[in-house]
Molecule: small-subunit ribosomal RNA
Organism: metagenome
RNA sequence: AGAGUUUGAUCCUGGCUCAGGAUGAACGCUGGCGGCAGGUUUGACACAUGCAAGUCGAACGAUAAGCUGGUGCUUGCACCAGUGGACAGUGGCGAACGGCUGAGUAACACGUAGGAACCUACCCCUCGGACCGGGACAACAGUUGGAAACGACUGCUAAUACCGGAUAUAUUCUUCGGAAUGAAAUGGUCCGCCGCCGAGGGAGGGGCCUGCGGCGUAUUAGGUAGUAGGUGAGGUAAUUGCUCACCUAGCCGAUGAUGCGUAGCUGGUCUGAGAGGACGAUCAGCCAGACUGGGACUGAGACACGGCCCAGACUCCUACGGGAGGCAGCAGUUCAGAAUCUUGCACAAUGGGCGAAAGCCUGAUGCAGCCAUGCCGCGUGUGCGAAGAAGGCCCUCGGGUCGUAAAGCACUGUCAGAGGGGAAGAUUAUGACGGUACCCUCAAAGGAAGCAACGGCUAAUUACGUGCCAGCAGCCGCGGUAAUACGUAAGUUGCGAGCGUUAUCCGGAAUCACUGGGCGUAAAGCGUUCGUAGGCGGUGCAGCAAGUCAGAUUUGAAAUCCCGGGGCUCAACUCCGGAUCCGGAUUUGAAACUGCUGUGCUUGAGCAGAUCAGAGGGUAGCGGAAUUCCCGGUGUAGCGGUAAUAUGCGUAGAUAUCGGGAGGAACACCAGUGGCGAAGGCGGCUACCUGGGGUCUUGCUGACGCUGAGGAACGAAAGCUAGGGGAGCGAACGGGAUUAGAUACCCCGGUAGUCCUAGCCGUAAACGAUGGGCACUAGGUGUCAGGGGCUUCGACCCCCUUGGCGCCGCCGCUAACGCAUUAAGUGCCCCGCCUGGGAAGUACGGUCGCAAGAUUAAAACUCAAAGGAAUUGACGGGGGCCCGCACAAGCGGUGGAGCAUGUGGUUUAAUUCGAUGCAACGCGAAGAACCUUACCAGCCCUUGACAUCCUGCGAACUUUCUAGAGAUAGAUUGGUGCCUUCGGGAACGCAGUGACAGGUGCUGCAUGGCUGUCGUCAGCUCGUGUCGUGAGAUGUUGGGUUAAGUCCCGUAACGAGCGCAACCCUUGUCCUCAGUUGCCAGCGGUUCGGCCGGGAACUCUGGGGAGACUGCCGGUGAUAAACCGGAGGAAGGUGGGGAUGACGUCAAGUCAUCAUGGCCCUUAUGGGCUGGGCUACACACGUGCUACAAUGGCCGGUACAGAGGGCAGCGACCCCGCGAGGGUGAGCGAAUCUCAUAAAACCGGUCGUAGUCCGGAUCGCAGUCUGCAACUCGACUGCGUGAAGUCGGAAUCGCUAGUAAUCGCGAAUCAGAAUGUCGCGGUGAAUACGUUCCCGGGCCUUGUACACACCGCCCGUCACACCAUGGGAGUGGGUUGCAAAAGAAGUGGGUAGUCCAACCUUCGGGAGGACGCUCACCACUUUGUGAUUCAUGACUGGGGUGAAGUCGUAACAAGGUA
Repeated sequence: AGAGUUUGAUCCUGGCUCAGGAUGAACGCUGGCGGCAGGUUUGACACAUGCAAGUCGAACGAUAAGCUGGUGCUUGCACCAGUGGACAGUGGCGAACGGCUGAGUAACACGUAGGAACCUACCCCUCGGACCGGGACAACAGUUGGAAACGACUGCUAAUACCGGAUAUAUUCUUCGGAAUGAAAUGGUCCGCCGCCGAGGGAGGGGCCUGCGGCGUAUUAGGUAGUAGGUGAGGUAAUUGCUCACCUAGCCGAUGAUGCGUAGCUGGUCUGAGAGGACGAUCAGCCAGACUGGGACUGAGACACGGCCCAGACUCCUACGGGAGGCAGCAGUUCAGAAUCUUGCACAAUGGGCGAAAGCCUGAUGCAGCCAUGCCGCGUGUGCGAAGAAGGCCCUCGGGUCGUAAAGCACUGUCAGAGGGGAAGAUUAUGACGGUACCCUCAAAGGAAGCAACGGCUAAUUACGUGCCAGCAGCCGCGGUAAUACGUAAGUUGCGAGCGUUAUCCGGAAUCACUGGGCGUAAAGCGUUCGUAGGCGGUGCAGCAAGUCAGAUUUGAAAUCCCGGGGCUCAACUCCGGAUCCGGAUUUGAAACUGCUGUGCUUGAGCAGAUCAGAGGGUAGCGGAAUUCCCGGUGUAGCGGUAAUAUGCGUAGAUAUCGGGAGGAACACCAGUGGCGAAGGCGGCUACCUGGGGUCUUGCUGACGCUGAGGAACGAAAGCUAGGGGAGCGAACGGGAUUAGAUACCCCGGUAGUCCUAGCCGUAAACGAUGGGCACUAGGUGUCAGGGGCUUCGACCCCCUUGGCGCCGCCGCUAACGCAUUAAGUGCCCCGCCUGGGAAGUACGGUCGCAAGAUUAAAACUCAAAGGAAUUGACGGGGGCCCGCACAAGCGGUGGAGCAUGUGGUUUAAUUCGAUGCAACGCGAAGAACCUUACCAGCCCUUGACAUCCUGCGAACUUUCUAGAGAUAGAUUGGUGCCUUCGGGAACGCAGUGACAGGUGCUGCAUGGCUGUCGUCAGCUCGUGUCGUGAGAUGUUGGGUUAAGUCCCGUAACGAGCGCAACCCUUGUCCUCAGUUGCCAGCGGUUCGGCCGGGAACUCUGGGGAGACUGCCGGUGAUAAACCGGAGGAAGGUGGGGAUGACGUCAAGUCAUCAUGGCCCUUAUGGGCUGGGCUACACACGUGCUACAAUGGCCGGUACAGAGGGCAGCGACCCCGCGAGGGUGAGCGAAUCUCAUAAAACCGGUCGUAGUCCGGAUCGCAGUCUGCAACUCGACUGCGUGAAGUCGGAAUCGCUAGUAAUCGCGAAUCAGAAUGUCGCGGUGAAUACGUUCCCGGGCCUUGUACACACCGCCCGUCACACCAUGGGAGUGGGUUGCAAAAGAAGUGGGUAGUCCAACCUUCGGGAGGACGCUCACCACUUUGUGAUUCAUGACUGGGGUGAAGUCGUAACAAGGUA
């Protein structure tokens, strides 16, 4: 410090997620030692038991046991004295500290800095004093009540307990003379002192007041009657409405009062570069609380954790009458919870209380125990050790790896263990810890390693298992048979007595942006203007000193953090010192800037004068064109409307046309990226009223300014209220069409409305999607309104200038697009707004509105995206250009029939498998009777039909017979081979053992190879350069041209590659060479056959060459490329045909050609055999053949090919057969022989439009051939039979020339079996105007929400499931306001009742007090009525989510109605 994730890719915006650190943690797995820390975050739920606050006999009375002495004597009892001092009591001090907890509290509670009107026991200092008296009450004794707790009555008694008087520096009053009130303990000890009273001061502690600071919510906007202030009184330690009476009517609040929610605050802790953010355990300061609520008493101090009273809830005891209790002290218990310890030791230390002290008390504290809860440290060995052992795992079977790891050898002894010694902590004494730390010795590698991860982020990979299952997952995402992502193993990586997970916080997140963000299109500028508060503000001088700056003083507790040292062996930890604490306050200065005050200035702003343009606004009036309606005339059958119709209107006279009239609305042309206005908006003409603006000129005021939260006004259309008006148009509605439907688009009608008046509404894509103001920063050009200059003066033209409206463009900015003096540039000021998508601009609440609704405005839940701009493609019922038998023009077919063949389907024991739009379907199959054959049934084999290795035997091999369907089994005959170093070996056969064979079993979605297809379409790319942040672009686009990215020109491109073309084969012409088996012109011969001699001319054969290149001419064109025409030529513009198939697409096809990974079978999914099946048959489709006839059929006769094949072959001649064929067998391994008569054609005859002399299916009979074998299931022949079919619906195919059509011939496969396939030649057409349309394709451009790419994407209702949520008759809780009721304990006031030791007394009583009664206040509680919040609720509303539901097609392309 960043990374992953939106896309095909890119840049940006933006959210989500991760890596880091942390924790009072918890959970899972694991666990050796020590040090230092920490340990109920939940229920301020309830608590058994023990302990946590006592102490003082030197304040006091009394006294038990015990001891000593004495007396009495019944010698073991009573009494006395002393000593002793328990339990309890009076009294004093303490108990208000310490310890615990965080419920409440948004507050002077806390923090910080100050203040004045106070108190303070114990402690310190100072001064003064402690005199004289008195009366009680506990204890105790007696009586008595009660179960107990606890009392009641009577009697006695002491004090440092209580009371009176005196004294007084105090307090109060004061006429300043004084007056009034008002203390004490001659006490304890016993000579040290400790105490007591009053006063002053101090220290420390506390109370009170104030400034400032620190949470959320405005969907809480008003709150407040003791409220704010005053006067007086009361009250307090003290100020104060603290309380009361009266008076005034204030006080607080958008700088957020009041309400609601949440919360103890701080030093600090965690994180962060910091600024910040989050938190407030342990330690420390403050506050608050002590079962809940209220109250006071005592006291220096409490409204009191281990005190009291009352009320309430709960628990316990009870004799039922009454009582007791309060762990949020230390341990501990129950429940709760994911979760948090011992009912330990000691007062040795530190500290606290009491005491003169000894001392006592102290769950404060010091220690120990439990817990890996955290931090820190240590260990689990160290060195050598390759046969790289065994074993595991992987493997290409070679090996690799665990791995120097182990073993083995040598060594060491930390920790733990055993034995011995043994501290400091304590200054004299005293040590819980503790026989601890530490030291020495001993033994032995012995007792001590796990956890997580390994697809990317993120360090680290393989095998097996599983098969969208089981599961994983922080995000992206893995898993559907080869999973580096699941589970296991091995290995590796990371950390290590821990490691992971979960939760939470900060960080990364500049993702709330002060540091440090944005708002044209990503979220975001209020519709516009005016204007209040507020913020900001031109220029000169002077003053002040609030801001600002500097110095000084004080404070900012300690601890913490940081730095430097010290101590534990180190570290953690701890001690000392420093620095810091960024803050507050006081004070002294400075005066530039801001501010304030004063005084000026004119440039900002405004005013005056002259003038100008304008659909600026309002009111009234006027005008013409057009539509419609009414009246009348002319006139006749249609009009109207549409893509086409129909509804509609019209013979009752429409439409058309002429004249007249009525009425409403809107104002053609002018008219313009023209004008005006703040925006909305404004358009005939005239008048009146009125706002704003520009220009020019001087003069005036003197900062008067800008912005603007709230607020106010204006504000299109639609809509609403009331009243008018209503021609045209026209929601709703009716009808007609369209359509699968058509609640639409189109048509015919048509009501609200549109118009006016008055009033609401207050919203729009109210848009420049761009808030307002000011300044600065290149220009060019147009236009509107002015001014000036020049001028021949007339209008132009030209120049300068101000203001507006536009376009282009530089710098700069921007993610890009773009903006660019009218900024989206550079700055300043002010306002508004944004913070992922959806839910949602919705719900609830408030405000406004007559309503519609507007405004303000969430959450639960859900997703990992949603988005902007640009790029490349693809697509479009977008555009342009151009091709192709694509259409058109033609010819012939298919689709109808019969048959053949393939497929689907069905059937079957099996009908083996594959191919499935084009691009499967006469396809793999160039040929299924057995074989083939993979399928089925049955019968058999198990190292196997086949390969390699080993062992044993045997040559190999072969004859015959039997059984069987055969495989096979049994018997039987013949036979002894080859090489040799004599051991044996090679080939072969049989048997055996185990490695292994074998598989047409699966996966073409694991693959190689091969192939199809787009498409023989003209495209596909690269290097360098350039442009762009980038994806990419350029080149390859453009103008021409071509069959072509073919070529030319232009050009930030220049070149190149794969394709195109050419090179190759074939065909067409010629030449040359060669001349048999081919040829025969001339010559000769002839049996008349190139047959022979001969010839080498021709044909032909097959080698080599020539030829064609837009080369030449003319025209067109840019003079180019090229095109058109022509000449020559066998051939002319790639001459015809073929081979040749770019980058790629379709997970296209093939595991059954072959090869091959993985998986599967192994007496079977392998192998052998027989038979069957692949040939089935209601049906559907594809491809063909034959036909339907006369351009024909049949009969007879007569011609002319090419290319091929042939030895287990082709097979001549001849003979036989009607024929298929048979017999015989010449010739030929073939330019020689043969298959082999080519057929259509031509000549002649016949048939005469008919189911025929067409057509030949089907069936019968008889045969031929091949073959072990034609039953299932071959082909052919003869005779007989003679079906459908008379040219084929919708639809659809091929073909542009030697082509289509038609005719025959051959070959491969093959024993036999083509209508198929591949070839060959014969005969041989028609048509193409043209590119609008259909299909496919190419280039450019445009739009896009598509990228699996339109067979795309995607919306809404309905149905189903689940989730959260709104409304809801209500229901049940919590909190709270107001009005009342109520009134315990207590305090205060009053007091006529009762009672009373101290003082006074005249002895009656008084003063004073207590109790009682009563008044006021008041807790619990109760009632009524509101507010608010939570839960719940039949039903209901929408929302979200969910692999395969229904209906449509709304949006994205002109998305088919933008």